The RNA shown here (Guanidine-I riboswitch aptamer) has 101 nucleotides and comes from Pokkaliibacter plantistimulans. The source organism's lineage runs through Bacteria, Pseudomonadati, Gammaproteobacteria, Oceanospirillales and Pokkaliibacter. Model confidence (mean pLDDT): 84 of 100. It matches the Rfam family "Guanidine-I riboswitch aptamer". A reference for the family is Barrick et al. (2004), "New RNA motifs suggest an expanded scope for riboswitches in bacterial genetic control", Proc Natl Acad Sci U S A. Rfam describes the family as follows. This family represents a conserved RNA structure found upstream of the ykkC and yxkD genes in Bacillus subtilis and related genes in other bacteria. It was read from a public genome assembly, where an Rfam model found it. The model forms 100% of the base pairs in the Rfam consensus.
RNA sequence: GCAAUGGAUCGCUAGGGUUCCGGUCUUCGGGAGAAGACGGCUGGUCCGAGAGCGGUCGACCUUCGCAGAAGGUUACACGGCGGGAGAAAAGCCCGGGAGGU
Numbered sequence: 001g002c003a004a005u006g007g008a009u010c011g012c013u014a015g016g017g018u019u020c021c022g023g024u025c026u027u028c029g030g031g032a033g034a035a036g037a038c039g040g041c042u043g044g045u046c047c048g049a050g051a052g053c054g055g056u057c058g059a060c061c062u063u064c065g066c067a068g069a070a071g072g073u074u075a076c077a078c079g080g081c082g083g084g085a086g087a088a089a090a091g092c093c094c095g096g097g098a099g100g101u
Stems, first nucleotide, its partner, number of pairs: 007057006015047002020044002022041001023038006058074007076096001078099001082094003
């Protein structure tokens, strides 16, 4: 100086809306309940981070040794508008994008 790799997945959270549950309100009903509306209803189910957290695997390097084992590394990261999905929305996907330095 050049080339290659710089990854995958799981759990959690920030966050998100409203399919279901619950809740509230209205109506019907003797009652049990039923129907409708509401997410400017804390919540449960649910979605959920490249630039958040943690784990597992993978990759690379070193040593011991020839079967493998052990240790180390896995950096940095400002970021629209707009569009897309499912019930809907989002830090999800387009996207380490456009752009900026």